[in-house]
């Protein structure tokens, strides 16, 4: 320096260009229990940044910012 891939919840991971962005685990209530765990119910909580396109963008297109990874 060039070339790829990835960036969504506190963590791992989904999401034909269209429904209210979902789902395990963790966190909080609640209920069970003599007590605790284990199972049961519910709640909370995200698209890296700016622009573009289009009626509509997590998805597409550019620039930039992280990380990984090849080649010199």
């Nucleotide at each position: 320096g060039c070339c790829c891939c990835u960036g969504u919840a506190g963590c791992u991971c989904a999401a034909u260009g269209g429904a209210c962005a979902g789902a395990g685990c963790c966190g909080c209530g609640c209920a069970c229990u003599c007590c605790u765990a284990a199972g049961g119910c519910g709640c909370a909580g995200a698209u890296g940044g700016a622009g573009g396109u289009u009626c509509g963008a997590u998805u597409c297109c550019u620039c930039c910012c992280a990380g990984g990874g090849g080649c010199a």